[in-house]
Context: one part of a larger RNA
RNA sequence: UGUUGAUUACCUGAGAGAAUGGUCCAUUCAGUACGAGAGGAACGAUGGGUCGAGGCCACUGGUGUACCGGUUGUCUGACAAGGCAUUGCCGGGUAGCUACGCCUCAUGGAGAUAAGAGCUGAAAGCAUCUAAGCUCGAAGCUCUCCUCAAAAAGAGGUAAUCAUUACCUUAUCACCUUGGGCAACUGAGGUGUGACGGUAAAAAAGGCCCCCGUAGAAGACGGGUUUGAUAGACAGGGGAUGUAAGCACCAAGCUUCGGCGAGGUGUUCAGUUCACCUGCACUAAAAGCCUAAAGGACUUUCAGC
Numbered sequence: 001u002g003u004u005g006a007u008u009a010c011c012u013g014a015g016a017g018a019a020u021g022g023u024c025c026a027u028u029c030a031g032u033a034c035g036a037g038a039g040g041a042a043c044g045a046u047g048g049g050u051c052g053a054g055g056c057c058a059c060u061g062g063u064g065u066a067c068c069g070g071u072u073g074u075c076u077g078a079c080a081a082g083g084c085a086u087u088g089c090c091g092g093g094u095a096g097c098u099a100c101g102c103c104u105c106a107u108g109g110a111g112a113u114a115a116g117a118g119c120u121g122a123a124a125g126c127a128u129c130u131a132a133g134c135u136c137g138a139a140g141c142u143c144u145c146c147u148c149a150a151a152a153a154g155a156g157g158u159a160a161u162c163a164u165u166a167c168c169u170u171a172u173c174a175c176c177u178u179g180g181g182c183a184a185c186u187g188a189g190g191u192g193u194g195a196c197g198g199u200a201a202a203a204a205a206g207g208c209c210c211c212c213g214u215a216g217a218a219g220a221c222g223g224g225u226u227u228g229a230u231a232g233a234c235a236g237g238g239g240a241u242g243u244a245a246g247c248a249c250c251a252a253g254c255u256u257c258g259g260c261g262a263g264g265u266g267u268u269c270a271g272u273u274c275a276c277c278u279g280c281a282c283u284a285a286a287a288g289c290c291u292a293a294a295g296g297a298c299u300u301u302c303a304g305c
Base pairs, nucleotide, nucleotide: 005162006161007160008159009158010157011156015148016147017146021051022050023049024048025047026046027045028044034039052105053104054103055102056101060099061098062097063096067092068091069090070089071088072085073084074083075082076081108144109143110142111141116136117135118134119133164201165200166199167198168197173192174191175190176189177188178187179186180185205291206290207289208288210224211223212222213221230284231283232282234279235278236277237276238274239273240272241271246267247266248265249264250263253260254259
């Protein structure tokens, strides 16, 4: 864009995909069946491993250039606080994302079949699973289960809401006036009607703009927009790091004997910080813009036949 009025919500399921996945081991069956013995099963039941598939982040681990701390060199005159050096290096680490972590992939059933096993049965008085007909038969095929799916052009269904006027028009039609031509016919002007279409307003509703994220390459999707907790700020909770600065005291060691002083203790589970949770309209969601549907039936009136 289409789907023959528009919008919103909920469905159907033609069709498509597909993994109720593969495999191994152990226990039991059972030292049983079988076998002279030596040896030695299976059907069924139970438990686990591994490969693969799907999902998740409570736990464990990884990452974590959010964040916190330690520390080297150098620079900002010193302290404090910082810049640069792969995040300078190192120790930790929330959320998120993840696997090495956790959960699920279970018991089956129906139908038609393959190789194959058969029934009845002629051609061919017999025989024969086949020629007609019929019954079975697989981890395979089609369903049952799961996912997508009205663009399935036969373009589906249900429900709700909404669905007007006015004007313009050289399509058409009707009427009036007036030319050319022997005729067939062919021009001009005007009035009315009025389709398709156009213009203006209204209108169910949708979108943009704006604040965002359970979404995201762009579109899209989802939430919010003062009748508000959508994001930010602030506060609290919880988490991370690990005890800030300043001050006071203690103090290895050095000393020109005046002092200097690494480090430690207390103040202080401090200080700093957060992607999580909650509260709170303080800030911003203001103002505004765009798009957007015309059919049927009935009644009345008028005109024509």

Large-subunit ribosomal RNA, domain VI from Candidatus Iainarchaeum sp., 305 nucleotides, folded computationally. It matches the Rfam family "Archaeal large subunit ribosomal RNA". The sequence was found in a public genome assembly.